[in-house]
RNA sequence: AGAGUUUGAUCCUGGCUCAGGAUGAACGCUGGCGGCGUGCCUAACACAUGUAAGUCGAACGGAGUUACUUUGACAGAUCCCUUCGGGGUGACGUUGAUUUAACUUAGUGGCGGACGGGUGAGUAACGCGUAGGCAACCUGCCCUCAGCAGAGGGAUAGCCAUUGGAAACGAUGAUUAAAACCUCAUAAUGCUGCAGUAACACAUGUUACAGCAGCCAAAGAUUUAUCGGCUGGGGAUGGGCCUGCGUCUGAUUAACUGGUUGGUGAGGUAACGGCUCACCAAGGUAACGAUCAGUAGCCGACCUGAGAGGGUGAUCGGCCACAUUGGAACUGAGACACGGUCCAAACUUCUACGGAAGGCAGCAGUAAGGAAUCUUGCACAAUGGGGGAAACCCUGAUGCAGCAACGCCGCGUGAACGAUGAAGGCCUUAGGGUUGUAAAGUUCUGAUCUGUGGGAAGAAGAAAGUGACGGUACCACAGGAGAAAGCCCCGGCUAAAUACGUGCCAGCAGCCGCGGUAAUACGUAUGGGGCAAGCGUUAUCCGGAAUUAUUGGGCGUAAAGAGUGCGUAGGUGGUUACCUAAGCGCAAGGUUUAAUCUUGAGGCUCAACCUCAUUCUGCCUUGCGAACUGGGCUACUUGAGUGCUGGAGGGGAAAGCGGAAUUCCCAGUGUAGCGGUGAAAUGCGUAGAUAUUGGGAAGAACACCGGUGGCGAAGGGCGGCUUUCUGGACAGUAACUGACACUGAGGCACGAAAGUGUGGGGAGCAAACAGGAUUAGAUACCCUGGUAGUCCACACUGUAAACGAUGAUUACUAGGUGUGGGAGGUCUGACCCCUUCCGUGCCGCAGUUAACGCAGUAAGUAAUCCACCUGGGGAGUACGACCGCAAGGUUGAAACUCAAAGGAAUUGACGGGGGCCCGCACAAGCAGUGGAGUAUGUGGUUUAAUUCGAAGCAACGCGAAGAACCUUACCAGGGCUUGACAUCCCGUGCAUAGUGUAGAGAUACAUGAAGUCCUUCGGGACACGGAGACAGGUGGUGCAUGGUUGUCGUCAGCUCGUGUCGUGAGAUGUUGGGUUAAGUCCCGCAACGAGCGCAACCCUUAUUGCCAGUUGCCAUCAUUAAGUUGGGCACUCUGGCGAGACUGCCGGUGACAAAUCGGAGGAAGGUGGGGAUGACGUCAAAUCAUCAUGCCCCUUAUGUCCUGGGCUACACACGUACUACAAUGGCUGUUAACAAAGGGAAGCAAAACCGCGAGGUGGAGCAAAUCCCCAAAAACAGUCCCAGUUCAGAUUGCAGGCUGAAACUCGCCUGCAUGAAGUCGGAAUUGCUAGUAAUCGCAGAUCAGCAUAUCGCGGUGAAUACGUUCCCGGGUCUUGCACUCACCGCCCGUCA
Repeated sequence: AGAGUUUGAUCCUGGCUCAGGAUGAACGCUGGCGGCGUGCCUAACACAUGUAAGUCGAACGGAGUUACUUUGACAGAUCCCUUCGGGGUGACGUUGAUUUAACUUAGUGGCGGACGGGUGAGUAACGCGUAGGCAACCUGCCCUCAGCAGAGGGAUAGCCAUUGGAAACGAUGAUUAAAACCUCAUAAUGCUGCAGUAACACAUGUUACAGCAGCCAAAGAUUUAUCGGCUGGGGAUGGGCCUGCGUCUGAUUAACUGGUUGGUGAGGUAACGGCUCACCAAGGUAACGAUCAGUAGCCGACCUGAGAGGGUGAUCGGCCACAUUGGAACUGAGACACGGUCCAAACUUCUACGGAAGGCAGCAGUAAGGAAUCUUGCACAAUGGGGGAAACCCUGAUGCAGCAACGCCGCGUGAACGAUGAAGGCCUUAGGGUUGUAAAGUUCUGAUCUGUGGGAAGAAGAAAGUGACGGUACCACAGGAGAAAGCCCCGGCUAAAUACGUGCCAGCAGCCGCGGUAAUACGUAUGGGGCAAGCGUUAUCCGGAAUUAUUGGGCGUAAAGAGUGCGUAGGUGGUUACCUAAGCGCAAGGUUUAAUCUUGAGGCUCAACCUCAUUCUGCCUUGCGAACUGGGCUACUUGAGUGCUGGAGGGGAAAGCGGAAUUCCCAGUGUAGCGGUGAAAUGCGUAGAUAUUGGGAAGAACACCGGUGGCGAAGGGCGGCUUUCUGGACAGUAACUGACACUGAGGCACGAAAGUGUGGGGAGCAAACAGGAUUAGAUACCCUGGUAGUCCACACUGUAAACGAUGAUUACUAGGUGUGGGAGGUCUGACCCCUUCCGUGCCGCAGUUAACGCAGUAAGUAAUCCACCUGGGGAGUACGACCGCAAGGUUGAAACUCAAAGGAAUUGACGGGGGCCCGCACAAGCAGUGGAGUAUGUGGUUUAAUUCGAAGCAACGCGAAGAACCUUACCAGGGCUUGACAUCCCGUGCAUAGUGUAGAGAUACAUGAAGUCCUUCGGGACACGGAGACAGGUGGUGCAUGGUUGUCGUCAGCUCGUGUCGUGAGAUGUUGGGUUAAGUCCCGCAACGAGCGCAACCCUUAUUGCCAGUUGCCAUCAUUAAGUUGGGCACUCUGGCGAGACUGCCGGUGACAAAUCGGAGGAAGGUGGGGAUGACGUCAAAUCAUCAUGCCCCUUAUGUCCUGGGCUACACACGUACUACAAUGGCUGUUAACAAAGGGAAGCAAAACCGCGAGGUGGAGCAAAUCCCCAAAAACAGUCCCAGUUCAGAUUGCAGGCUGAAACUCGCCUGCAUGAAGUCGGAAUUGCUAGUAAUCGCAGAUCAGCAUAUCGCGGUGAAUACGUUCCCGGGUCUUGCACUCACCGCCCGUCA
């Protein structure tokens, strides 16, 4: 930094898509370690359990425990005394009271529960951010200063008793303390009131000082160090309130507002204030967007971006709001209070049914929701917080640990050597290539891992003590390559390809798109590419996208200039001087929390991470400056306007007048039609039309002039004449004003046609409607009628391709040429010409544009203002609102859907577009086809099979130059399975001919003679048997192919190199003027040349010279029946080499050219006739059945052999031919005459003989200029006399012939007999321009036989062509195009 995608290709516009980065992510596959972070985005859903806010006994009275002191009571061990009854002593105990000490703490009291922690529901707001203000305020604990603490009093909880209730929780009575509460005293620099002085200030005022009057306080505790209490001042901190600026979307939300806006007074508050109330006034907000609706916590920052911007508001930090929902206050320095109170509601729990209890949006955790988000952990060791004098207690704040690849960062999964390039895999042209130094193997290392040993910092201001993390980080030693790689992609974009499978199926796909039998796009494998403990996908944001354009876009035709003007707000604005300082510039100061970002350092082994330092756009304040903008003031005239003078005009409104025409009415003349059309008909007319003459009526429109001329803001508005009223523009002048200007959201006005309302009017025209035509239909086009309407007045509608598809204004920027209006000059001749202003056209330079084009009337260069656009469709539709009587108009979406839609230009193709030209294309002619019969091919039908192919021209007497068997591919039946045919291997050898039997045959069995050929003696050829590789296939695909062929078309075209033009596709050349059969040639020309085609070179034919002279020929000589023979080669002929024709010559035309017309000469004259020869390409044209061939398919059959059948069927339809329908003929006959080109050995066959004939017998001659086929036929003469015939010959019967193993299905020919249709052919249609058509016969290939077909040959031998309007085909130029698969296109509607 770009790329893909609209087209046959191009440029542009324009959307869609991709490559990048990011995330609190999720999902799929996979997963070694560590560090640092992060972790309910959804249900502000509901919550079990534990815990998160307590502390102070140094405030208080009690209660309690333990120990002690003193003292009772009970009991009584031991010891002593004893009268043995008992007495004394009194340990260990039990239980009271009391003293002291230590400890515990329910209650009163104090402080704290307003912090810390959570969440983002609400909130569009002074909520937040930023900058200020409070002279309108408060502030517990803390610091500091000054001062003070005197004297009393009455209660109350607790406790005790009684008592209610299930419980929660109470009730009553008695009693008690305080730093709890109350009274009095004292008191100010405190507060209140009154009246002062000074200073300050910003309006109410503030500060300081001093005077008078009134009012207000306290609490003690202790270990004696202290701590606490009260009043006042100050400070610090924290808050409250006010203000400027900024803060999402919607106008399909345009009006909102009643305490609302302000005032006076009062109340209330810490404090100002309609905060609340009474009264008074009627204000206040809003297009610079009020109100309403939707959405949303805001910011520092985070992501992205070159930036400007755009998006986001997790973690961390600041502010706000909330605590189940709604409301309310109390306490307090602070709350209208997450773990306080009260009320209401919903929900949950308990209940004895009467009532109670609760609030995880604290930390864990549960359920639910969801694609989705963790442990009911440890510790107060550190940092902080609350209480306390302190010890200490509390702290789910916090510090740590656990879980999760959720993110970022780091490390590893080994390193070196190692070629026989192993094996295996994959591909293969089978050679090899690749995986790949990769592996194996050898030698090493030890970050990670395991084990052992050691072992922190974090702990602080001195000493001691104190560690949850944690025996963690880290260090040392040992062990062992051992335990550690996946994911996505490989058609293009986008780095990386092959094979197999699949066969528009399965599937892929971000866009284009891939898949219908050879898929680099599906699936798998191998290989490769990318990233890597991750990789892909999905979602979202920015980027790319200059695709909302401030930076940085547009609006003639791509989306886009409002139909036009006037004008409000707003925006912008000429020249001069002075002042100001709002904008602007410079400088300084303040602020911009911390973190983040940038830069520079430092610390964890590095990095992420952490620490230190530094910088930054904003806002505010102050000072300075004055060029520019703004403000004030002054002056000016060039912008603008006014005045005066002048001419032009279909400018507007009203009234009046005019003639021509149409129609109607009346009357006259007049008679059978008129009218209308492509042609007709409906219609009108004998009741007198049309036509014509005269008179009259009515309405509408104004010929000629008239002109890309005029006027008007526009509306395609204005057109006879006159009058009245009236608007504007232009020119000249320079008297006046002195920036008064431009644009213009809303607003107002005007605004074609059609349409609407009311009332007139209505001649013509004419939607609707009716009838007649046309047509398959014709709700149309055409015709005959005809109503609204068109006209007028008034009112409405408010739109058009309302267009120059081009908003208005101003300035500047080469020219040329018309035209309308005016002025000046020169000359005057009423002109012309020159200059200039305004309008209206054309051409054209620079410039511009995607191109077309625009080009002083800009779409050029600039400035100002307004309107409008942002992919196509849905759709100018729906809903809403406004307007309208209605019709409808204005405003104006979304869902959904597509990857395009579109503009300009280019090449072709096409056009029932145009120009030019050609062709048997038409026309002019001749002969046909289409009707009949037959032959043949095709379709259809039938069949066991009727094998297959060919399908408009360009399939259909085509493949097939010849189906009885064979052919043959089809069918039925019978056989074979390495095969009918090829190669290789093994074995054996009688290979092969003949004969017999069975059979339809293939074949099987038997018999069997001779016993072969080559040899380097190994063997080979050949045959049989066997095994497998393989053979074989007229099976499929001509849309996988080669080759060959048809066709446009023997049409004149198709291209290239260099140059030039164009942004480009492309153009030019190849177009133009002539000419030609021709892109043939000439001239011209930004082209100059060249190639494939055309032509020529080749063959044949027409004339002739030379050479040659047999098998050909015969003039002369001889000879014969005969060129038969001698002789000859002159002629004919044959076949070689030449000549000849080239617009060469003459004349006309033409541009002096090319050429053309005529002529001469010549056998032939303008490519002499004919052939071969077929450019680039088109038709996925034909052929896999000529052949070849990829892939697929069959393999005891889709191969192969045999017999028979079929390809020959037959209601019918079509094509192509033959024969006819007759007299230009048939038949018979004649003397007969005249060809060319071919063929001949399994051949052609003569003479002669037989047969009516086909033919037979026969065999001379001939491998051919020698012999044979071979007879040419039409010609001529006679007859027939117009008939279904003496025409025609189908069909059928009988008898024969030929070929062939074999003519039944299914051949050809002959004779006799039979004698069908047919009397010239509808619509339609074919061929042919001269030795042609027509007509006549001959020969060949194929072939045993079979020809109306085909390919050749000659004989006889015409008619017509004015011409290019039309039909068909083609060429070329041009034009249109939404076609390019190219009109057999594209495309619209309906239905399925």